[in-house]
Molecule: glmS glucosamine-6-phosphate activated ribozyme aptamer
Organism: Syntrophomonas wolfei subsp. methylbutyratica
RNA sequence: UAAUAUAGGUGAGCAUCGGAGUACCGGGUGACGAGGAGGGGGUUUAUCGAAUUUGUCGGCGGAUGCCCCCCGGUGACCACCACCGUUAGCACGGCUACAAAGACCCGCAGCAAUGCGGGUGACAAAAGCCAUGCGUGGGAAAGC
Repeated sequence: UAAUAUAGGUGAGCAUCGGAGUACCGGGUGACGAGGAGGGGGUUUAUCGAAUUUGUCGGCGGAUGCCCCCCGGUGACCACCACCGUUAGCACGGCUACAAAGACCCGCAGCAAUGCGGGUGACAAAAGCCAUGCGUGGGAAAGC
């Protein structure tokens, strides 16, 4: 938007109002920040937490993740090995910092679902710092 059911209303009556459910059309919602890029190849459920954790659905695509090689870095030097990626070693332990959405309040837009803006006051983890521990072989210097 369309045509209706029932209860009921108006009316003397014909009639009319009403209008679920149904059908169609058009809209709305469905990721909050922190962190993450040496080069090449490959690969897909690619880090950390927050939130009413049910939703952050499903599918597809991409991606700084991961694997291999190269280059580079750390382990006092070299090679290997291990772990990493220019903030460039890992493990255990301790210490310790920071967010936005949500929430609440106030507005704007919309018929509505909702969207946008402002304000209040919070709460993370990874990270970071400290300490301890952690290769094989070779060879140089110093010392004995």